[in-house]
Context: one part of a larger RNA
Molecule: small-subunit ribosomal RNA, 5' domain
Organism: uncultured bacterium
RNA sequence: AUUGAACGCUGGCGGCAUGCCUAACACAUGCAAGUCGAACGGUAACGCGGAGAGCUUGCUCUCUGGCGACGAGUGGCGGACGGGUGAGUAAUACUUAGGAAUCUGCCCAGUAGUGGGGGACAACUAGAAGAAAUUCUAGCUAAUACCGCAUACGCCCUACGGGGGAAAGCGGAGGAUCCUUCGGGACUUCGCGCUAUUGGAUGAGCCUAAGUCGGAUUAGCUUGUUGGUGAGGUAAAGGCUCACCAAGGCGACGAUCCGUAGCUGGUCUGAGAGGACGAUCAGCCACACUGGGACUGAGACACGGCCCAGACUCCUACGGGAGGCAGCAGUGGGGAAUAUUGCACAAUGGGCGCAAGCCUGAUGCAGCCAUACCGCGUGUGUGAAGAAGGCUCUAGGGUUGUAAAGCACUUUCGUUGGGGAGGAAAGGUUGUGCGUUAAUAGCGUACAGCUGUGACGUUACCCAAACAAGAAGCACCGGCUAACUCCGUGCCAGCAGCCGCGGUAAUACGGAGGGUGCAAGCGUUAAUC
Numbered sequence: 001a002u003u004g005a006a007c008g009c010u011g012g013c014g015g016c017a018u019g020c021c022u023a024a025c026a027c028a029u030g031c032a033a034g035u036c037g038a039a040c041g042g043u044a045a046c047g048c049g050g051a052g053a054g055c056u057u058g059c060u061c062u063c064u065g066g067c068g069a070c071g072a073g074u075g076g077c078g079g080a081c082g083g084g085u086g087a088g089u090a091a092u093a094c095u096u097a098g099g100a101a102u103c104u105g106c107c108c109a110g111u112a113g114u115g116g117g118g119g120a121c122a123a124c125u126a127g128a129a130g131a132a133a134u135u136c137u138a139g140c141u142a143a144u145a146c147c148g149c150a151u152a153c154g155c156c157c158u159a160c161g162g163g164g165g166a167a168a169g170c171g172g173a174g175g176a177u178c179c180u181u182c183g184g185g186a187c188u189u190c191g192c193g194c195u196a197u198u199g200g201a202u203g204a205g206c207c208u209a210a211g212u213c214g215g216a217u218u219a220g221c222u223u224g225u226u227g228g229u230g231a232g233g234u235a236a237a238g239g240c241u242c243a244c245c246a247a248g249g250c251g252a253c254g255a256u257c258c259g260u261a262g263c264u265g266g267u268c269u270g271a272g273a274g275g276a277c278g279a280u281c282a283g284c285c286a287c288a289c290u291g292g293g294a295c296u297g298a299g300a301c302a303c304g305g306c307c308c309a310g311a312c313u314c315c316u317a318c319g320g321g322a323g324g325c326a327g328c329a330g331u332g333g334g335g336a337a338u339a340u341u342g343c344a345c346a347a348u349g350g351g352c353g354c355a356a357g358c359c360u361g362a363u364g365c366a367g368c369c370a371u372a373c374c375g376c377g378u379g380u381g382u383g384a385a386g387a388a389g390g391c392u393c394u395a396g397g398g399u400u401g402u403a404a405a406g407c408a409c410u411u412u413c414g415u416u417g418g419g420g421a422g423g424a425a426a427g428g429u430u431g432u433g434c435g436u437u438a439a440u441a442g443c444g445u446a447c448a449g450c451u452g453u454g455a456c457g458u459u460a461c462c463c464a465a466a467c468a469a470g471a472a473g474c475a476c477c478g479g480c481u482a483a484c485u486c487c488g489u490g491c492c493a494g495c496a497g498c499c500g501c502g503g504u505a506a507u508a509c510g511g512a513g514g515g516u517g518c519a520a521g522c523g524u525u526a527a528u529c
Base pairs, nucleotide, nucleotide: 001528002527003526005525006524007523008522009521012376013375014374015373017371019368020334025332026331027330029329030328031327034077035076036075039074040073042070043069046068047067048066049064050063051062052061053060054059055058084287085286086285093212094211095210096209097208098207099206102204103203107200108199109198110197111196112195113194114193115149117147118146124139125138126137127136128135129134155163156162157161169192170191171190172189173188174187177186178185179184213259214258215257220250221249222248225247226246227245228244229243230242231241232240262284263283264282265281266277267276268275269274289310290309291308292307293306312323313322314321315320340366342365343364344363348362349360350359351358352357379409380408381407382406389400390399391398392397413470415465416464417463418462419461423456427451428450429449430448431447432446433445434444435443436442473518474517475516476515477514478499479498480497484513485512486511487510488509494501495500
C1' cells in the first nucleotide's frame, strides 16, 4: 500500500460497486422454456351470434365450430442459447502463431424447381388392467407428419453409355371468364414457406509449433505401444478401430510416477526487474446426485431430455412407482463469515409467431449489510466576569478555555408540504407519396396527424415551511512514534509488535484530568507485495 475479509467499540445522509472464499453437503415450497390456430383434425373451458324449450318478460336450460378464441392431441421451431459452479484436468486444457482433410439450422446473395398419387397413426369412441405412475385391445380421421411415381444441376461407376436420388403447402386481395355440392374452386397477383444446389457470413470439429506449478527421498516408461500395407469407420486427417508385417517410440533439454491447480485478459504490490493472486466484469475449457451409454437433431453424448447401474430421499393397496437447486429466492448443516421465499417485462437482449402478442429469477430495478471507494453534514460569527465545575498546585496560581453560557446569523443533509423532467424508441389508427401489380385491392416502405406503452417511483431535480433544532466516535500518549501529570497497585494484578515495564514516589499496569492521531469510522486479527 492492498483485501470478496472477520472480530471489538461506535454509527447521520447520499452516490457507486461488491456480498458462501467453508460442505461439487443434503434440500421443504414457489418460480427459472416455451411458442405457433397464417401446418392439422378438432372443441374441454370462456365470450359473441343463431335455433329451440321453459317461464318469473329478461332470465334459465338445451343444441349449434358460424365467429373471437382455445384445454388436450398430431406437426414445426426452440428446449445445444441464456443462467450456475470450479469437482476434475499439468495437457483430449489455456495463450500466441500457423495449417488442411471438414460440417454449419436460422441469416445474406444467386440458379433451377414446387407436377401427380397413396397408406397410416394420435386426438376421439368403445372395452380392459392397475392403489398410482401408466398401459393394452378394437374401430374412425387430418396435415407443412409418413411413403412411393415423374423430373434432375450438382453425386457415383467400367464415363460412348449406365445407376441411384427432391419437394408442401398456408394466408391476404381481386376485375373479366369457366366450374360449383353456392361454402367455394380454377385463374391473376402479393406475402410467408418447401426442394435441389453454388457462394458468403457466423458458429463448430481437427492438426502442428512454442510457452504454462512443485518434487529425483519418483530413473527408467511403453505392446495398439512406434511405423508400414490393406480394410473398416467418421462431417473430416489419423492406430480412431481391425488383420498382417517390421521392432520400434519417449527419457537428465527430466520421460514415467507423486502432489497441487481450471487457463487467460487481468488484479494487488513494486521506481523497475520481479513477486503474489485469478472474487466481481470479459474470452476459452470442464461439470450438472455418482458411474456408464446412446437416441433425436444443423448442433448434445444434452443442468430443469431418455436408458442402465449405484447411494440417498419420498409415495405405496407391497405388486410397483417418483426425484435430483453447482438456475433465482429460500431451509438445514458446516463455518470467523456472506443478503429478499421482493417488483416488472417499462427498457436492452433472447425463443416462438406474418403480426398483435406470449414466455423470459437473462435483464432492469427495489430490499438487507459502514463490506470497499467517493462526497456531504453534525453548525457559523461574536463572546473574558478568563463564570461554575473538574484536574493540578510551590495555595499565589495554572489548565480545561472562546471552550461553554449569552447575543446575532445561516438551514446543506434529514423532516413536512407542493411542483416535476429523462430513461419512450415502439405499437395501433387515419391520410399522402413511392415500390409491387391488370388494379385506386392487398402487401411493403417513408413522412405527417391522432392515439398511446414506466417496474423503478412518494424517481432525479426544483420551490416553500419550521427549528441549532435530529447527527462523534475510536485508538494511542517509555523508545521506535505525534502526544504527561495525579491517584490506586506493589515482580501482585496486569501490559507487550520489538526492546522491555511492574519488588512503595510506575509519563510502560488500572482509573482520572489533559494531550496526540484519524474520523462515520477507529482499532485488532488474518493474508499478499